This is a predicted structure of a 77-nucleotide RNA (transfer RNA) from a Candidatus Methanophagales archaeon.
Its mean pLDDT, the model's own confidence on a scale to 100, is 80.
């Protein structure tokens, strides 16, 4: 150069095949409970879905680009 896969909350991921309210644990952070800490209950906060356009009434999900990251092939020395 080429093919592949990933990119979703502060971390670790689900969700895409068949388009319809964005979500889980963890962690924050306020309470409960405990003598106090852990744990363990209860509530609460957090999202440009990697960017950009396009189709649509409606896009994480489909097309097109385009930026990281792996991996795999090829060139040249």
């Nucleotide at each position: 150069g080429g093919g592949c896969u990933c990119g979703u909350a502060g971390c670790u991921c689900a969700g895409a095949a068949c388009g319809g309210u964005a979500g889980a644990g963890c962690a924050g952070c306020g309470g409960g409970c405990u003598u106090u800490u852990a744990a363990c209950c209860c509530g609460u906060c957090g999202g440009u879905c990697g960017c950009g356009g396009g189709u649509u009434c409606a896009a994480a999900u489909c097309c097109c680009g385009u930026c990281g990251a792996g991996c795999c092939c090829g060139c040249c020395a």